[in-house]
Predicted 3D model of a 73-nucleotide RNA (transfer RNA) from Candidatus Gracilibacteria bacterium CG17_big_fil_post_rev_8_21_14_2_50_48_13. Its mean pLDDT, the model's own confidence on a scale to 100, is 84. The sequence was found in a public genome assembly. Taxonomically the source falls in Candidatus Altimarinota (Bacteria, Bacteria candidate phyla). It matches the Rfam family "tRNA". By type it is a transfer RNA. Rfam describes the family as follows. Transfer RNA (tRNA) molecules are approximately 80 nucleotides in length.

RNA sequence: AGCGGGGUAGAGCAGUUGGCAGCUCGUCGGGCUCAUAACCCGGAGGUCGUUGGUUCGAGUCCAACCCCCGCAA
Repeated sequence: AGCGGGGUAGAGCAGUUGGCAGCUCGUCGGGCUCAUAACCCGGAGGUCGUUGGUUCGAGUCCAACCCCCGCAA
């Protein structure tokens, strides 16, 4: 050099005909409690690995490259 899978919030992951970026945990604030946990309500946090292309419109399609895992050699 080759083949396959993956890269989306701090962590784990969805997003399956291209059309508002979500879920759980965590975190922050509040409620409840004598207090803590549990429980309830609310918030913040993402330039979707990078750069181009297609399109009115791309996390999603195409190309190249980077990183991780596996196979083969």